Two RNAs folded together computationally: RNase P RNA and transfer RNA, 453 nucleotides in total. Rfam match: Bacterial RNase P class A.
RNA sequence: GGAGUCAGCCGGAUGAUCGCUGGGGCGCCGGAGGGUGCCCUGGAGGAAAGUCCGAACACCGCAGGGCAGGGUGCUCCAUAACGUGGAGUCGCGGCGACGCGAAGGAAAGUGCAACAGAAAGGAUACCGCCCCGCCGUUUGGCGGGGUAAGGGUGAAACGGUGCGGUAAGAGCGCACCAGUUUUCCGGGUGACCGGAAAAGCUAUGUAAACCCCACCCGGUGCAAGACCAAAUAGGGGAGUGUUUGAGGGCUGCCCGCCCGAGCUCCCGGGUAGGUCGCAAGAGAUUCCGGGCAACCGGGAUCCACUAGAUGAAUGAUCAUCGCCCCGCAGGCGGGUAACUGCGGCGGGGAACAGAAUUCGGCUUACGGGUGACUCCGACC
RNA sequence: GGGCCCAUAGCUCAGCUGGAAGAGCCACCGGCUCAUAACCGGUCGGUCCCUGGUUCGAACCCAGGUGGGCCCA
Numbered sequence: 001g002g003a004g005u006c007a008g009c010c011g012g013a014u015g016a017u018c019g020c021u022g023g024g025g026c027g028c029c030g031g032a033g034g035g036u037g038c039c040c041u042g043g044a045g046g047a048a049a050g051u052c053c054g055a056a057c058a059c060c061g062c063a064g065g066g067c068a069g070g071g072u073g074c075u076c077c078a079u080a081a082c083g084u085g086g087a088g089u090c091g092c093g094g095c096g097a098c099g100c101g102a103a104g105g106a107a108a109g110u111g112c113a114a115c116a117g118a119a120a121g122g123a124u125a126c127c128g129c130c131c132c133g134c135c136g137u138u139u140g141g142c143g144g145g146g147u148a149a150g151g152g153u154g155a156a157a158c159g160g161u162g163c164g165g166u167a168a169g170a171g172c173g174c175a176c177c178a179g180u181u182u183u184c185c186g187g188g189u190g191a192c193c194g195g196a197a198a199a200g201c202u203a204u205g206u207a208a209a210c211c212c213c214a215c216c217c218g219g220u221g222c223a224a225g226a227c228c229a230a231a232u233a234g235g236g237g238a239g240u241g242u243u244u245g246a247g248g249g250c251u252g253c254c255c256g257c258c259c260g261a262g263c264u265c266c267c268g269g270g271u272a273g274g275u276c277g278c279a280a281g282a283g284a285u286u287c288c289g290g291g292c293a294a295c296c297g298g299g300a301u302c303c304a305c306u307a308g309a310u311g312a313a314u315g316a317u318c319a320u321c322g323c324c325c326c327g328c329a330g331g332c333g334g335g336u337a338a339c340u341g342c343g344g345c346g347g348g349g350a351a352c353a354g355a356a357u358u359c360g361g362c363u364u365a366c367g368g369g370u371g372a373c374u375c376c377g378a379c380c
Numbered sequence: 381g382g383g384c385c386c387a388u389a390g391c392u393c394a395g396c397u398g399g400a401a402g403a404g405c406c407a408c409c410g411g412c413u414c415a416u417a418a419c420c421g422g423u424c425g426g427u428c429c430c431u432g433g434u435u436c437g438a439a440c441c442c443a444g445g446u447g448g449g450c451c452c453a
Stems, first nucleotide, its partner, number of pairs: 001376007009368002012321007020043010045352001049363002052361005057221004069217005074088005089103001090101004104212002109210002111206003126151002128147008159177006178202001180199008225276004235267006247259004283302008323349006331342004381452007390405004399436001407423005429445005
C1' cells in the first nucleotide's frame, strides 16, 4: 500500500430572523361557550420502517381435562416473555482473522427419487468374467446356471485398501482403516469428548414430504376499551287536547281569516362530537459487588427524567465553526528510509428516513469515522 | 394505526403430492373469398415479481424484500 474480519461509536454544534405545534402564566373582549395579544418553556430515530416474534394493558370467552390447529426443536444459562441474547458442543465454509447452521427422530410407519441406466432400496445380469450341456470345432453359436471384482449410467449403485481364497467371484476368511450399536472406565452441570472390549458386516437420500417424540400456545386488538353527551328520528311515562279546537301560519299587539290532531314536559338507549386510556416506565445516568458473558443485587442522583399532535406539528433562510471528498500550491515537523502528522487557497457534498398506546427483540434501508486482528505485496 | 390476500406470455387465467411451461384472446404467416369478416392450419412470444436457502432438482417448500388489492371506526 492492497484485500479483508470483528467490536463498539457518532447521526452535526452555536447564534440570529421568520414560522408550526403541546404546556404554563399574565392581559384585553364577551353573560357564557369562546376569541385574541404578549412572555416563558418542551418538540423524532438508530432505525420512529417492515409489522416478523414476544409481552404489558383492555375487552370477550373459560370448572377441569382431551381432540383438532399453530409454533418451537444440540446443551447449559439469562429474561416479565420470546422464534431473542450469552457461553459452549458438534458439523460446514475460509490460507487466516473469523463466519454460518430451521442442528430432535430416516435400525416407528407411509410416500417420493424425473431423465439416463440392467437395476433407485433388502433390488438388479446390458457388456464383461466363469462353469455345464448341445451344435460346430480353430477363434464361434444356442440354452441353463454362477458372479456385483471390472466397464458403462446417474445427484446417489448396498463400506475402503491389501493379502488369502475361488471355476470366476463375493466380509467368504484375515490384517489395517472408516462408520454404527451395546457395555465399561475417565473428564464435563450438560450437549459432548478421550479410551477399552464385543457384535454384526454395514444400516441410501429426503422430515423447509406426511408423520413420530418433547415442550409451548384461548381469541381479538388502543379503530382494544371507559366516561360525558347535541340536533333529528324511533321507544317508555305523565299532563293536556280532538269542531265545547290544544297547537301552528299571517303580526310588534288585539280582532279577524286559514290549516288543523296533535302539543308540552320528563326518562332511557344509541349516533355526531368531546374527555380519558396517553406519557414516571420490566425508566435513565453513574458507582460498588457477583458472574467468562448475557445479566443480576445494592447505593446515589434525576432541581438539569419533560414530543403527545388527530388530516396530524417538530420547518426554512443566513452567518461562524466542525466532518467528508476533489483540485492547486508545495509550507512546518517526525523518521536512516519506505512513509507519515499538522497546516494554506479554491470548489463541492451531507445519506436512510420521519413518532401515532407503550415496552423487549429480530429483520430490512443508510452516511461517516475509531480501535483491535488476519492475509498478501513492496520498501527500509 | 391494525388485520388478510395476490403477483405465471401483450391481456385474462390454469399448472394436483417438487421432475424444468400450458389454455383462450391478441400479433404475424398461409389457406378459403371477387374482397373483408367469420372459419381452417401454422408460427412467434416467459428473469414464473426480486434475493437467498432446503433438495440431486424449486413456478411449487422456507426466510427476507418489492409492488398491488381488500377489510376494520